This is a predicted structure of a 478-nucleotide part of an RNA (small-subunit ribosomal RNA, 3' major domain) from an uncultured bacterium. Rfam family: Bacterial small subunit ribosomal RNA. Gene Ontology terms of the family: structural constituent of ribosome and ribosome.
Context: one part of a larger RNA
RNA sequence: UGACGGGGGCCCGCACAAGCGGUGGAGCAUGUGGUUCAAUUCGACGCAACGCGAAGAACCUUACCUGGGCUUGAAGAGCGUCGGACCAGUCCCGGAAACGGGACCUUCCCGCAAGGGACCGGCGCAGAGGUGCUGCAUGGCUGUCGUCAGCUCGUGUCGUGAGAUGUUGGGUUAAGUCCCGCAACGAGCGCAACCCUUGCUCGUAGUUGCUAACGGUUCGGCCGAGCUCUCUACGAGGACUGCCCCGGACAACGGGGAGGAAGGUGGGGAUGACGUCAAGUCAGCAUGGCCUUUAUGUCCAGGGCUACACACGUGCUACAAUGCGCGCUACAACGGGUUGCCAACUCGCAAGAGGGAGCCAAUCCCGAAAAAGCGCGCUCAGUUCGGAUUGCCGUCUGCAACUCGACGGCAUGAAGCUGGAAUCGCUAGUAAUGGUGCAUCAGCACGGCGCCGUGAAUACGUUCCCGGGCCUUGUACA
Repeated sequence: UGACGGGGGCCCGCACAAGCGGUGGAGCAUGUGGUUCAAUUCGACGCAACGCGAAGAACCUUACCUGGGCUUGAAGAGCGUCGGACCAGUCCCGGAAACGGGACCUUCCCGCAAGGGACCGGCGCAGAGGUGCUGCAUGGCUGUCGUCAGCUCGUGUCGUGAGAUGUUGGGUUAAGUCCCGCAACGAGCGCAACCCUUGCUCGUAGUUGCUAACGGUUCGGCCGAGCUCUCUACGAGGACUGCCCCGGACAACGGGGAGGAAGGUGGGGAUGACGUCAAGUCAGCAUGGCCUUUAUGUCCAGGGCUACACACGUGCUACAAUGCGCGCUACAACGGGUUGCCAACUCGCAAGAGGGAGCCAAUCCCGAAAAAGCGCGCUCAGUUCGGAUUGCCGUCUGCAACUCGACGGCAUGAAGCUGGAAUCGCUAGUAAUGGUGCAUCAGCACGGCGCCGUGAAUACGUUCCCGGGCCUUGUACA
């Protein structure tokens, strides 16, 4: 100087408390451990691994296993040498395919020529290739402490020195934020602001929206018409403790109030200092070293990654009556669409099929929003709760759904009556709850990332648990 303390003081954070909903029990989904297996490819392991890399494992992917092939090799590319065809295309034979064998077809440029070049193939060489090892050789990127308020420097001063001071102190703040003081005076990286989005208003603009005013109307902004409103998009304004009162060192600032769509960083996002964990990643990529080269490379078929006595994590669906079923009936937003989205209509109980209109899309389609509301039934029962499991029949995608897809119909109806110890999330349009869009994608979502609807309860307080900041103290630790 740090680190640590079941030392002290001050102060924060859904850290506790207060409150709401869960997990831990059940069934299923998914990841992991374990076990099994020819293989169940690899990585990730307290927080910060475990719906993680996977924003899509039937083949492919694929790195694994079994078997069958190929070796200058699946791609690129240099030299030597030989050949003029090779390749591509079509067809035949063996084969699971890869591959092997064969038939047809079959060069160009310069040059009189010799020869040279292009292209392709054979052979040889240099060398390719490797998801083989090492993240304790690395770059890059990322997680975490932590959006925490800190981390430093120049000069000066103090100290023999390590170092201190500044950065401590008194107040204050979300903040090393600001004020005051001070052997310090300044400065940098962080904080804040500048950026995006949302909330209000105005301007500009109208093939979306509006009858708001007029006319027509097969009544639908449907048509004429108009941009007033909604909206869309670009620009501007608006909030700054600016104003008032009180407190305070007359400061910073705090409390209350006015006006305002909005206050005192309005809400949300992007943004992550010096560093820590030899944290993670050689399998995204790059890369040193090592290893391997008829194979640890490469091609193919099939299998595996989907195994199942178990154990854990994360979820979904429930156990019902503020519920379930049926009918009627409203109100969204973000988005996506031409190898696509797919309307009307017809068929089918349905998944879906037929059908073809429109749309490169504020103009057409996905499309129905659902919970809510209204009405009827069920009356506390393992049930009109719950849907696992299993049987049969189907639909769709795809070369192909046996291993191993999703969905529909009929039948079957399991466990489950609120879950031990323990444990998680959340402070407002949040939790809870309802639906919906997108990425990946042929198909496959209970996961992920967004969107909108309905919409709470509680916070006395900081003693305690966890993490953190500042000052101080002890130390046999560095």